This is a predicted structure of a 95-nucleotide RNA (TPP riboswitch aptamer (THI element)) from a Deinococcales bacterium. Its mean pLDDT, the model's own confidence on a scale to 100, is 77. Rfam family: TPP riboswitch aptamer (THI element). Gene Ontology term of the family: thiamine pyrophosphate binding. It was read from a public genome assembly, where an Rfam model found it. The model forms 90% of the base pairs in the Rfam consensus.
[in-house]
RNA sequence: AUUGGUCAACGGGAGUGCCGAACGUUUCGGCUGAGAGAGUUCCCCUGAACCUGACGCGGUUAAUACCGCCGUAGGGAGCGUGACCAAUACCCAUU
Numbered sequence: 001a002u003u004g005g006u007c008a009a010c011g012g013g014a015g016u017g018c019c020g021a022a023c024g025u026u027u028c029g030g031c032u033g034a035g036a037g038a039g040u041u042c043c044c045c046u047g048a049a050c051c052u053g054a055c056g057c058g059g060u061u062a063a064u065a066c067c068g069c070c071g072u073a074g075g076g077a078g079c080g081u082g083a084c085c086a087a088u089a090c091c092c093a094u095u
Base pairs, nucleotide, nucleotide: 001088002087003086004085005084006083007082008081010078011044012043013042014041017031018030019029020028021027022026050075051074052073056069057068058067059066
């Protein structure tokens, strides 16, 4: 100096569905999940966080993006900074 990894701070992106009850439009409970306006929860180009396709297709379920396909499809926010670890190359010094 470069590359890779881990952590951190700052900056940024994203989602919030299904069912039931009471109620009188809000609250409570259940299901899956990291997360259901909820927790710095997840993700930031080695990008499936998330969106489009899509009121898609197949299988489940009380019901639902609940599971899978679609998907080496198209998009998508730092290709950033600092610290530590490892490896490689070059330079210098010593023997």